Record summary
Predicted 3D model of a 346-nucleotide part of an RNA (small-subunit ribosomal RNA, central domain) from an uncultured bacterium.

Context: one part of a larger RNA
RNA sequence: CUGGGUGUAAAGGGUGAGUAGGCGGCCCAUCAAGUCAUGUGUGAAAGCUCCGUGCUUAACAUGGAAACAGCACAAGAAACUGAUAGGCUAGAGUACAGGAGAGGUAAGCGGAAUUCCUAGUGUAGCGGUGAAAUGCGUAGAUAUUAGGAGGAACACCAGUGGCGAAGGCGGCUUACUGGACUGAAACUGACGCUGAAUCACGAAAGCGUGGGGAGCGAACAGGAUUAGAUACCCUGGUAGUCCACGCUGUAAACGAUGAGUGCUAGGUGUCGGCCCGAGAGGGUCGGUGCCGCAGUUAACACAAUAAGCACUCCACCUGGGGAGUACGACCGCAAGGUUGAAACUC
Numbered sequence: 001c002u003g004g005g006u007g008u009a010a011a012g013g014g015u016g017a018g019u020a021g022g023c024g025g026c027c028c029a030u031c032a033a034g035u036c037a038u039g040u041g042u043g044a045a046a047g048c049u050c051c052g053u054g055c056u057u058a059a060c061a062u063g064g065a066a067a068c069a070g071c072a073c074a075a076g077a078a079a080c081u082g083a084u085a086g087g088c089u090a091g092a093g094u095a096c097a098g099g100a101g102a103g104g105u106a107a108g109c110g111g112a113a114u115u116c117c118u119a120g121u122g123u124a125g126c127g128g129u130g131a132a133a134u135g136c137g138u139a140g141a142u143a144u145u146a147g148g149a150g151g152a153a154c155a156c157c158a159g160u161g162g163c164g165a166a167g168g169c170g171g172c173u174u175a176c177u178g179g180a181c182u183g184a185a186a187c188u189g190a191c192g193c194u195g196a197a198u199c200a201c202g203a204a205a206g207c208g209u210g211g212g213g214a215g216c217g218a219a220c221a222g223g224a225u226u227a228g229a230u231a232c233c234c235u236g237g238u239a240g241u242c243c244a245c246g247c248u249g250u251a252a253a254c255g256a257u258g259a260g261u262g263c264u265a266g267g268u269g270u271c272g273g274c275c276c277g278a279g280a281g282g283g284u285c286g287g288u289g290c291c292g293c294a295g296u297u298a299a300c301a302c303a304a305u306a307a308g309c310a311c312u313c314c315a316c317c318u319g320g321g322g323a324g325u326a327c328g329a330c331c332g333c334a335a336g337g338u339u340g341a342a343a344c345u346c
Base pairs, nucleotide, nucleotide: 003318004317005316006315007300008299012314014201015200016199017198021194022193023192025088026087027086029084030083031082033081034080035077036076038074039073040072041071042070049065050064051063052062053061054060091191092188093187094186096183097182098181103177104176105175106174107173108172109171110154115149116148117147118146119145120144121143125136126135162169163168206247207246208245209244210243211242215241216240220236221235222234223233258313259312260311261310262309263308266291267290268289269288270287271286272285273284274283275282276281295302296301319346320345321344328339329338330337331336
């Protein structure tokens, strides 16, 4: 390389849009590039194979025959692939009618709570722990009442509920805006699937500039614990957490399960539509769970939301360590990221 694989053994790209490429529905006609069959030429010799011969045999040598992928040419076939022309509607899409949703962006608003400030009441403690101490408090704390300031997060509803490609999204209102679903079947007529490059998005932490800073809280300080305690516990507390703009581009970015299409027993919940029914309930489409047959699997388990049966396209794996390291290249302000070895060793 081939082959075999990728839920957990090595292996699915974090996610999408999409270029090239690969693959692609039904019918009819033509062409004949692929394909198939025939013939001709070529396909050196040696070698391989078969039948002989010569060395005592064999190796070896030698005669003959056969074989040879492929290439070219000639005249053919037309099922399939392809090309061209025409048509179709089951794939895909558009328009129409609906209901659902923490989908996104921006602005405004609300209440509870914590903290702080001011004032009142009030007096000796509060706080914290396994127990304490550091800490706070007679300059009046804690507690309680009233008023004010500010920031962040939105209890209940709340649900193996919903939405989103993923990351993710949860108080309320408004504006703008993306997608999905259902119904009916008017329109287009294969317009499709995948997708190397490329581009975009991408939790947290981190970085730059400027704001903001209530609570929490790396670092740090103190108190404890301990043999020690650079920890766990306690009292404080800076970056950060928040906002705007820009960067970073990584995660156990997980369903550890790429995308698409078709097919293959059932049962039972639930969400959004539609249909039947007076209702109970039933049917159907799309999502989301549980259980389970066939089948699959090393087992665990998966089982119409497949890890079953098939096809198409992409990504990736090929013993452990060395190592996601070195070097080079590209990207980044940096931190670092992406790509990614070998010696050696077991």
The RNAcentral record of the full RNA draws on ENA. The coordinates come from a structure-prediction model, not an experiment, and the mean pLDDT is 89.